[in-house]
RNA sequence: CUCUUAUCGCGAGCGGCGGAGGGACUGGCCCUAUGAAACCGCGGCAACCUUCAAGGAUUUGAAAGGUGCCAAUUCCUGCAAAUUUUUUUGAUAGAUGAGAG
Numbered sequence: 001c002u003c004u005u006a007u008c009g010c011g012a013g014c015g016g017c018g019g020a021g022g023g024a025c026u027g028g029c030c031c032u033a034u035g036a037a038a039c040c041g042c043g044g045c046a047a048c049c050u051u052c053a054a055g056g057a058u059u060u061g062a063a064a065g066g067u068g069c070c071a072a073u074u075c076c077u078g079c080a081a082a083u084u085u086u087u088u089u090g091a092u093a094g095a096u097g098a099g100a101g
Base pairs, nucleotide, nucleotide: 001101002100003099004098005097006096007095008094013042014041015040016039021031022030023029025078027076028075043070044069045068048066049065050063051062052061053060054059074093079090080089081088082087
C1' cells in the first nucleotide's frame, strides 16, 4: 500500500515546549494569540485484540499487556433512492481494530 471483516449519535485533558495554523479531501460551518499543528510528561476514556474466571455456547463477568481515542454525530456535506421539500435510508469516502497478501 491492497484485500476481507467489525465498529463509528456513548465516553474521556491538564502541564511543558512551540509560535500559526487545525478540524482527511470538496463546499460549508467551526476551533485557534484567553495560544493552532508537531513533540514530550502525566492523567483519563473505551474495551477491538489479549489474559483470567464461570459456562453448553458465537455467552457473561473481571483485568488492562498490544493498539486506539480524549471540541462539535466520522462537525455537517458530497453519490443514489424515497419523500410531506427537508428529512429518512442506503452507498461512497474516511478513521480504528483484527486477519491476510

Annotation:
This is a predicted structure of a 101-nucleotide RNA (SAM riboswitch aptamer (S box leader)) from Oceanobacillus luteolus. It was read from a public genome assembly, where an Rfam model found it. The organism belongs to Oceanobacillus, within Bacteria.